[in-house]
């Protein structure tokens, strides 16, 4: 340098050939309950779906350019 693949909550993954508000686990935070604490059950927060531009009523999903990560050829 080329090609291929990935990039979604603090963590690991979901989202049906583009569709109605982007979910779940584990973690955190409050609260039940405990003498305190765990367990355990009830709630809550937490996302620029890497970053822009574009295409279409509609984009996490499709084009494209950059950026990181991995694979592989030279």
């Nucleotide at each position: 340098g080329c090609g291929c693949c990935c990039g979604u909550a603090g963590u690991u993954c979901a989202a049906u050939u583009g569709g109605a508000u982007a979910g779940a686990a584990c973690g955190g935070c409050g609260g039940a309950c405990u003498c305190c604490g765990g367990c355990u059950c009830c709630g809550c927060a937490g996302g620029u779906u890497a970053g822009g531009u574009g295409u279409u009523c509609a984009a996490a999903u499709c084009a494209c350019c950059u950026c990181g990560g991995g694979c592989g050829c030279g």